[in-house]
């Protein structure tokens, strides 16, 4: 001076807070248990939560089975839940290398296009020679001239896969008021007029049931999970063993503030979960490897 891969994401202490969690303490009970604001303990964003760009779980909704339309993939073989993604390997390109990128089936199914130059770009024809004959032949322009011409990053054909909505899914509990629907009473006066009788008033009254609504609750974080080891394989990935438990909020915590050190701290914050892919990051370790 570069290539390729791993890792960290300013630390460390006090004090105050805010979300969950476990245990007291209180309180409340129909004795099962609930609450649990106070006290103790202990946890609390990322390598990308971010685009939401692909795959899957997972939920409801269609669905006998196949097709039409529509998308998306396109070398060979392999991981894998699955992918347009990862690997290995052919091939082409670039780099001295170490790598690095790659859009790759079909042109004899069919349709289209093919700049400029060039008469003419797939339909016909310039020049000159030559023929009975646009009948050969040469030449010029261009990447390509008649010839099973290119081009599929142009429609298209092949082969393969893809129902369809999304945690505002979705399940449960479930008020009030309104409507339902069923049973009682009611002009022979229900109801209501603080108990009870008279009196008054005059049309609906109660009761049960279901849906549906605010409200609450789960879905919710134990999972294609993390770590280490040892075995199969180039390898991507599998297997077996041992450990580990690492936010689950929901108008939505994960901060504040103060002292010290240094290399002065960048993109940026969960929101049902996962595996990928882009895209944004001050800087710092570490391990292969290449060239002088």
């Nucleotide at each position: 001076a570069g290539c390729g891969g791993g890792c960290c994401a300013g630390g460390c202490a006090a004090c105050c807070g805010c979300u969950g969690c476990c245990g007291c303490a209180g309180c409340c009970u129909u004795c099962g248990g609930g609450c649990g604001g106070g006290c103790g303990g202990g946890a609390g964003a990322g390598g990308a939560a971010a685009g939401u760009c692909c795959g899957g779980g997972c939920u409801c909704c269609g669905c006998a089975g196949a097709g039409c339309a529509g998308g998306a993939u396109g070398c060979c073989g392999g991981c894998u839940a699955a992918c347009g993604g990862c690997c290995g390997g052919a091939c082409g390109c670039c780099g001295u290398g170490a790598g690095g990128c790659g859009a790759g089936g079909a042109a004899u199914a069919g349709g289209g296009c093919c700049a400029c130059a060039g008469a003419g770009a797939c339909g016909a024809g310039c020049g000159u020679a030559u023929u009975a004959a646009g009948u050969u032949a040469c030449g010029g322009u261009g990447a390509a001239a008649c010839g099973c011409g290119g081009u599929a990053a142009c429609c298209u054909c092949c082969a393969u896969c893809c129902g369809g909505a999304g945690c505002a899914a979705c399940a449960c509990c479930a008020a009030a008021u309104a409507g339902g629907c069923a049973g009682a009473c009611a002009a022979u006066g229900a109801c209501g007029c603080g108990g009870c009788u008279c009196g008054c008033c005059g049309a609906g009254u109660c009761u049960g049931c279901g849906g549906g609504u605010a409200g609450g609750u789960g879905g919710c974080u134990u999972g294609a999970g993390c770590c280490g080891g040892c075995c199969a394989g180039c390898a991507a990935u599998g297997g077996c063993c041992g450990g580990c438990c690492u936010a689950g909020a929901g108008g939505a915590a994960u901060g504040g503030u103060u002292g010290c050190c240094c290399a002065c701290g960048a993109c940026a914050g969960a929101a049902c979960c996962c595996g990928g892919c882009u895209u944004a990051u001050c800087g710092g370790c570490c391990c292969g490897c290449u060239u002088u």